[in-house]
RNA sequence: AGAGUUUGAUCAUGGCUCAGGACGAACGCUGGCGGCGUGCUUAACACAUGCAAGUCGAACGAUGAACUCCAGCUUGCUGGGGGGAUUAGUGGCGAACGGGUGAGUAACACGUGAGUAACCUGCCCUGGACUCUGGGAUAACCCCGAGAAAUCGGAGCUAAUACCGGAUAGGACCUUUCCCUGCAUGGGGUUUGGUGGAAAGUUUUUCGGUUUGGGAUGGACUCGCGGCCUAUCAGCUUGUUGGUGAGGUAAUGGCUCACCAAGGCAUUGACGGGUAGCCGGCCUUAGCGGGUGUCCGGCCACAUUGGGACUGAGACACUGCCCAAACUCCUACGGGAGGCUGCAGUCGAGGAUCUUCCGCAAUGGGCGCAAGCCUGACGGAGCGACGCCGCGUGUGGGAUGAAGGCCUUCGGGUUGUAAACCACUGUCACUCGUUAAGAAAGGGUUGGGGGUUAACAGCCUCCAGCACUGACGAAGGCGAGAGAGGAAGCCACGGCUAACUUCGUGCCAGCAGCCGCGGUAAGACGAAGGUGGCGAGCGUUGUUCGGAAUCACUGGGCAUAAAGCGCACGUAGGCGGUGCCGUAAGUCGGAUGUGAAAUCCCUCGGCCUAACCGAGGAACUGCGUCCGAUACUGCGGUGCUUGAGGAUCAGAGGGGUGCAUGGAAUUUCCGGUGGAGCGGUGAAAUGCGUUGAUAUCGGAAGGAACUCCGGCGGCGAAAGCGAUGCACUGGCUGAUUUCUGACGCUGAGGUGCGAAAGCCAGGGGAGCAAACGGGAUUAGAUACCCCGGUAGUCCUGGCCGUAAACGAUGGGUACUAGGUAAGGGGGAUUUCAAACGUCUCUCUGCUGGAGUGAAUAUAUUAAGUACCCCGCCUGGGAAGUACAGUCGCAAGGCUGAAACUCAAAGGAAUUGACGGGGGCUCACACAAGCGGUGGAGCAUGUUGUUCAAUUCGAAGCAACGCGCAGAACCUUACCUGGGCUUGACAUGCUGGUGGUAGAAGCCUGAAAGGGUAACGACUCCCUCUGGGAGAGCCAGCACAGGUGUUGCAUGGCUGUCGUCAGCUCGUGUCGUGAGAUGUCGGGUUAAGUCCCAUAACGAGCGAAACCCCUGUCACUAGUUACUAACGGGUAAAGCCGAGGACUCUAGUGAGACUGCCGGUGUUAAACCGGAGGAAGGUGGGGAUGACGUCAAGUCCUCAUGGCCCUUACGCCCAGGGCUACAAACGUGCCACAAUGGUAGGUACAGAGCGAAGCGAAGCCGAGAGGUGGAGCAAAUCGCAAAAAGCCUAUCCCAGUUCGGAUUGAAGGCUGCAAUUCGCCUUCAUGAAGCUGGAAUCGCUAGUAACCGCUGAUCAGCUACGCAGCGGUGAAUAUGUUCCUGAGCCUUGUACACACCGCCCGUCAAGCCACGAGAGCCGGAAGUGCCCGAAGCCGCCUACCCAACCGUCAAGGAGGGAAGCGUCGACGGCAAGUUCGGUGAUUGGGACUAAGUCGUAACAAGGUAACCGU
Repeated sequence: AGAGUUUGAUCAUGGCUCAGGACGAACGCUGGCGGCGUGCUUAACACAUGCAAGUCGAACGAUGAACUCCAGCUUGCUGGGGGGAUUAGUGGCGAACGGGUGAGUAACACGUGAGUAACCUGCCCUGGACUCUGGGAUAACCCCGAGAAAUCGGAGCUAAUACCGGAUAGGACCUUUCCCUGCAUGGGGUUUGGUGGAAAGUUUUUCGGUUUGGGAUGGACUCGCGGCCUAUCAGCUUGUUGGUGAGGUAAUGGCUCACCAAGGCAUUGACGGGUAGCCGGCCUUAGCGGGUGUCCGGCCACAUUGGGACUGAGACACUGCCCAAACUCCUACGGGAGGCUGCAGUCGAGGAUCUUCCGCAAUGGGCGCAAGCCUGACGGAGCGACGCCGCGUGUGGGAUGAAGGCCUUCGGGUUGUAAACCACUGUCACUCGUUAAGAAAGGGUUGGGGGUUAACAGCCUCCAGCACUGACGAAGGCGAGAGAGGAAGCCACGGCUAACUUCGUGCCAGCAGCCGCGGUAAGACGAAGGUGGCGAGCGUUGUUCGGAAUCACUGGGCAUAAAGCGCACGUAGGCGGUGCCGUAAGUCGGAUGUGAAAUCCCUCGGCCUAACCGAGGAACUGCGUCCGAUACUGCGGUGCUUGAGGAUCAGAGGGGUGCAUGGAAUUUCCGGUGGAGCGGUGAAAUGCGUUGAUAUCGGAAGGAACUCCGGCGGCGAAAGCGAUGCACUGGCUGAUUUCUGACGCUGAGGUGCGAAAGCCAGGGGAGCAAACGGGAUUAGAUACCCCGGUAGUCCUGGCCGUAAACGAUGGGUACUAGGUAAGGGGGAUUUCAAACGUCUCUCUGCUGGAGUGAAUAUAUUAAGUACCCCGCCUGGGAAGUACAGUCGCAAGGCUGAAACUCAAAGGAAUUGACGGGGGCUCACACAAGCGGUGGAGCAUGUUGUUCAAUUCGAAGCAACGCGCAGAACCUUACCUGGGCUUGACAUGCUGGUGGUAGAAGCCUGAAAGGGUAACGACUCCCUCUGGGAGAGCCAGCACAGGUGUUGCAUGGCUGUCGUCAGCUCGUGUCGUGAGAUGUCGGGUUAAGUCCCAUAACGAGCGAAACCCCUGUCACUAGUUACUAACGGGUAAAGCCGAGGACUCUAGUGAGACUGCCGGUGUUAAACCGGAGGAAGGUGGGGAUGACGUCAAGUCCUCAUGGCCCUUACGCCCAGGGCUACAAACGUGCCACAAUGGUAGGUACAGAGCGAAGCGAAGCCGAGAGGUGGAGCAAAUCGCAAAAAGCCUAUCCCAGUUCGGAUUGAAGGCUGCAAUUCGCCUUCAUGAAGCUGGAAUCGCUAGUAACCGCUGAUCAGCUACGCAGCGGUGAAUAUGUUCCUGAGCCUUGUACACACCGCCCGUCAAGCCACGAGAGCCGGAAGUGCCCGAAGCCGCCUACCCAACCGUCAAGGAGGGAAGCGUCGACGGCAAGUUCGGUGAUUGGGACUAAGUCGUAACAAGGUAACCGU
């Protein structure tokens, strides 16, 4: 510091996700040790048990143990004295601290800084003064009583540092005088006169007590500033705001009360609602910030819930009191008791959080003179990997790189120096021994000094010495011992992101943070091996900050991505020209106070180190005060004119409102002419018309709109404004530079205007026209088209308040290149004037550079450069929806969410593809022609069906006479049956084998196979009657074999677009980039062929050419071909001699190149015409097929990965099947006839083939054929006849002398074998069919059409197929509108699997969340009224009372209790508010591979789309 993810790719926008850190965590797997921390985040739910606050006998009375003394005597008892352990009570102090928790609280609660001249403060420190004299009670105790208990009542006795009276009085309060002083109320000092207090005890000098100053500490109150969400909470408030007086308090104050006034707060957010203890800090971050408030520290609040006061220095009191409520417990039913949010612990809740431990040794606290007692504060230990930190699980050597595992191309690689093995070490843990800090105060004791004293007792005090005091520490430290022994896991390995293979699985099981993996070769699932990361941990989940500049202060945006209010006026607010003076609020500098400690940071130091702890420093960016500065801003004052406004003159205009007027046109009505149609459409029909339409002429009526001018021209803020005249009226522009003197800009709320549609009321209504009716179209057509037609459109008044209200661009000011055009003015010059040109102001456009921008674009009319103000945005959907509020008559508007869901949605541009977009061009693409197919019969292939099997493949064009250039057996892959198992075939190894291998014959069998068996081998070596080895054979092991599967794992080959003209590259240039350019443009071509032009210049693969055949000629050669001349010869014939002329054969050349001429064209390329020529513009034909597309075809040609079978999915054999047959399709053949059939005669090819072959002549047969065998390995011989044609004859238009299917019979041929299942011949039979619906195919010249011939395969043949060959030999093309396909350019796009694309809505199904809903249930906060506990306060008193007064009597003062009143918690009643739960039903929404209906949108999306109504 970034990365992944929208696309075919790109840039930008934008969300989602990841890598980092942290945690009071939890969960999974695993787990050796120690240190330091930390541990109920949930139920402020309920709590058993124990403990957590007592202490003082030196305040008091009483009790009075041990021990001891005295006396009596019944010698173990009684009485008395001393002694004081012990303790309930009175009294004092403490109990308000310490400890816990975070429910409440949005508040002066907290933080920070100030104030108190408005205050209090026990114990403590310090100063002054004082401590006199009396009195009456009461607990305890004893007696009586009530009660289950808790506890209580009555009578009697008694003490005090308990209580009360009096004296004394500096200070306090009131009053009087004077002085000093403060920001104000006021404060300080001085002075005159009036009201209230002391206590003892003891070991006799200590602790005390009272009063009054001061200090310290702690607290109280007030104020400035600061820190949550919500406006779908906008108004709140009656003690409310203020005053006067009183009460109350330590003290100010409506704190409370009476009276008076009517205020106070609020958009700088009152009031209400929600949430929350606040802070130091902690986590994160570069920082600013964001999150958080556990542990530690400060503050606050609370103590079962609510209320209340008492005591006290301090409480409205956690372990005090009273009342009420809920709950729990005891009970004798009458009454009582309780409060763990103290430490442990329990139940419960929960994903989740510990021991009912030890000790007061230390630190601290309470009491006490002290010893000491108390202390779950605290110090420690225990449990938990919960966190941080440290340590260990060994170290070194060790290669035949062991075994095993895994992978493998089978060679090896890897695990891996890893292990074993050798040598060593000894941390931690273990065993044994030993041992420390934390402990020094204190008191004790010894000695000494001082004080007190009669005293060297004692007591107090100071110094020194000695001993005493440890819960834990101790699993520590130190020493010794033994032994590598006891100690490693977790996660990941497709990308992000470090780390890869095999097997299993087969869209299953599963994974997943995002993108996404898995449908038979998964580096993504599971396992294994290996690797990477971290390590006593590792992962996951949750939360939070970061990355996220993704709320943007630092630091973002708004034309098109989300985002400018429809427009204006204007309130608050914000901002504001220029000069001078003042001030010093902001701002800046310095000083000072504060900013607690801890934390963070730095430097040191202490634990072996670290974590941890300590010391010092820095910092705490803040707030207050003082001094200073004055540029800028503010404030006050005074000027200025350029901003703004006014005045005067002139000007343009569909600016607005009202009134009036006008013509054309449509329609209707009246009348005339006229006579059958009109109208309408793609075509029609509905409609109108003989009751006279349309058409036409004249007249009349009525409403609406204003042709031409008219223009990216004008005006207006926008919406908007268009005939003419008049009236009223708003704004704008120019000129003069005359006046005012900053008067300005923007503008939250607010107010006004605001197209169309719509609403209300009243008019009006010609045309047009939602709804509606009809006619068409259509599968349907609630549409598009047509005929009608009502609201409405128009006017007046009132609502509505929205539009794609758009420049998708808020307003203002200033600045920043030009060019050009148009509208409205002005100046100067010229001129008689105008016009033109020029300068200038203003307005409206176009173009264009810098700049900006993601790009498109924008560009002085900014989207540039800056400033000011306002509005708005923060992923898509849900949704501009719901709820709430508000406006509206309604429709609806404004404001405006969430649950849930997706990983995108969206912008600009690029390349393609596509379009029922455009332009140019081409092709038997259409058209023009010729002939077919589709109908019949047959052949053949396919589907389907059937079957034991009908083997398999091919599937639009580009499968279907295709693989198959030959299925009776074989082929053959299929089926049935019979057999074989190292195999029909290859290689290697081991063992065996000479009567071995082989094998006639025989038996069995359908054959294969099985059995038997005469006979009977071969090669090499040696020491040769023999031995060994090889081949062969037998047995066995490896393996063979597979037309089994996957063409979507592949190679190769092939089809197709398409013989279409395209497809690319290098360098350069342009663009952020994908890409573009080149390859576009103008011509031209069959062609990206060539030329010109050109930010391109070149090049490659294609096209063309080179190659073959054919067309002309020449040369060479001349047999088997040929035969002109010469000769011979025949019935005839190149038959023979011969020839090399011709044809021909087959080799080499020539020839054609737009070369020549004319024209056109850019002096080009090229085209048109012509000459010559056998051939002319590629002469004709063939071979040749660019980059690529179709996961096209083929695993059954071959090759091949993976998978599968192995006495079978292999191999052999017999028979069957591939030839089936209701049906359908493709491709063909033959026909339907007279351009023909039949019969007779007769002529002319080319290219091939032939030895297991072609086979002549002759003979036989009606024929197929047989016989025969000459000749020929072939320009020699043979197949071989070519046929159509031509010449005759006949048939006479018919199911025929057409047509030949089908069937019967008889034959022939091939073959081992023609039954399933061959071909041919003859005779007989003689079906359909009379030219073929919709539709569809081929062909542009030696072509179509017609005619025959040959070959491959092959024993034969299903061939009518296929591949070739020649013969005869046309018609038509004016052309490119249309159909199909293709090429180039351009345009649109929401497509990119690319239109066979994408995609919308209803309905149906499942599932999820939400809204409404008759209601029902619950919570919260209030309001009004009722009741009124405890208690304070007040009133009152017929009851009670020791202290004081009183003549000690009555009585009084005073107090108590009772009663009453105000207030008052809980509770009750009532009407509402608000939040939540639930609810039959209902509404829309989201989501869900293959449901239904249509086709709305994207292309002109087939009616352009969209916005409002």
RNAcentral holds the sequence, with entries from ENA and SILVA. A computed fold for a 1509-nucleotide RNA from an uncultured bacterium, annotated as small-subunit ribosomal RNA. Rfam family: Bacterial small subunit ribosomal RNA.